[in-house]
Molecule: Bacterial RNase P class A
Organism: Candidatus Saccharibacteria bacterium RIFCSPHIGHO2_01_FULL_45_15
RNA sequence: GCAGUCUGUUGAGCGAUCGCUGGUAUAGUAAUAUACGAGAGGAAAGUCCGGGCAGCAUAGGGCAUGACAGUUGUUAACGACAACCGGGGGCGACCCUAGGGAAAGUGCCACAGAAACGAAACUACCUCGCAUGAGGAAAAGGUGAAACGAGUGGGGUAAGAGCCCACAGCAUUCCGUGGUGACACGGCGUGAAGGUAAACCCUGUUAGCUGCAAGGAGGUCUGUAUAAAAGGGCGGCUCGUCCGCAGGCCGACACCCGCUUGAUCCGUCAGGCAACUGACGGGCUAGAUAGAUGAUCGUUCACGACAGAACCCGGCUUAUAGAUAGGCUGCCAAC
Repeated sequence: GCAGUCUGUUGAGCGAUCGCUGGUAUAGUAAUAUACGAGAGGAAAGUCCGGGCAGCAUAGGGCAUGACAGUUGUUAACGACAACCGGGGGCGACCCUAGGGAAAGUGCCACAGAAACGAAACUACCUCGCAUGAGGAAAAGGUGAAACGAGUGGGGUAAGAGCCCACAGCAUUCCGUGGUGACACGGCGUGAAGGUAAACCCUGUUAGCUGCAAGGAGGUCUGUAUAAAAGGGCGGCUCGUCCGCAGGCCGACACCCGCUUGAUCCGUCAGGCAACUGACGGGCUAGAUAGAUGAUCGUUCACGACAGAACCCGGCUUAUAGAUAGGCUGCCAAC
């Protein structure tokens, strides 16, 4: 220099004026006024997963149903994340992985092919036979994603076959070594189970339902009833458990609370490979409810992407013009 790979940051700047939504202070009985200060994102999005919070029983048992599936950790929790193991790809940095069970059972394996898991045998091979044919064998050919399921060489045979032998490969009981573990390496043996579980299924783990329009409010009268029979307690069924039920009227539901101080953010130090955790110091950074966060002017530039909070938080996924930082790899050149 070229080509890559991984991890980040940023997401037009400055000034002036006029608005809008909260906060604080002052004035005012109040409405309100004035002053000061604050006011969208990395994804606020999709609402896919998890949790907080709230109500229903402090959320209970079983079935059904769903989700997940190597190991060890992290976490409030997770289907998330980290590191590692196994498998696959790349010269490499690195990337991908839907990774329990196929000797519990059932199903399926298109087309082609003789045959698709039951074993059989189209051509070719061997024996008998003139031949049709009968028998043997499963090594060769051809089809296919996959061919009966251990390759090569030798022996063996009529022809053949793990039928036998040698070497190599695969799987695995047991033993040894290393590792917390998945597992790796080694050893003595043994064995021949085709694929598919992203088909049903089996095993293990896990999940109660509803969502801030949650929830914060009920009172009284009448009827019926003393049985937890019916009915109800927001779920598919069931057990268990709790509650009397039905109707009328009034009130409330326009305000206020929940609502933003939180598993919070920033910095330093410490522990850990990391995810992450702890200590100390500092900060307060939208809170609307028809829903604010805007407009105009000036100026500069590289002329500006995706996109707008609605209870909160942790993830995942998707969208994103441009600018920019760092680690590492390969090749070429020079020193």